[in-house]
RNA sequence: UUCUUAUCAAGAGUGACGGAGGGAACAGGCCCUGUGAUGUCCGGCAACCUGCCUAUAACGGCAAGGUGCUAAUUCCUGCGGUUAACACCGAAAGAUGAGUG
Numbered sequence: 001u002u003c004u005u006a007u008c009a010a011g012a013g014u015g016a017c018g019g020a021g022g023g024a025a026c027a028g029g030c031c032c033u034g035u036g037a038u039g040u041c042c043g044g045c046a047a048c049c050u051g052c053c054u055a056u057a058a059c060g061g062c063a064a065g066g067u068g069c070u071a072a073u074u075c076c077u078g079c080g081g082u083u084a085a086c087a088c089c090g091a092a093a094g095a096u097g098a099g100u101g
Base pairs, nucleotide, nucleotide: 001101003099004098005097006096007095008094013042015041016040017039021032022031023030026078027077028076029075043070044069045068048066049065050063051062052061053060074093079090080089081088082087
C1' cells in the first nucleotide's frame, strides 16, 4: 500500500518538558491556543486483538501483554433522500482494530 470486516453520541490530567501554531487533505464555517496549544514523556481511558475463568464454547466475567485513544459527534458542512423550516437518515471520505494479497 490492496481488499474484506467491525466500530466511530460514552470515557480519559490543576502533571513534566518544550515554546508556536493547531483542529487528516481541499473549500467554507466554527473553534482551541503565551491563563502556553501541536508535539514528546508520564499519568489516564477503553477493551479490538491477546491471556485466563474454560472445555476446539459465548453475545458472559476478570486481567491489561499488542494496538488505539485522551477539546468540541470523525468539531460541522460539502454527495443523496425526507422536511415549510429547524432538523433527521444514508452515502462518500477519513480514523482505529482484526484479517488479507
SAM riboswitch aptamer (S box leader), 101 nucleotides, folded computationally. It was read from a public genome assembly, where an Rfam model found it. Model confidence (mean pLDDT): 85 of 100.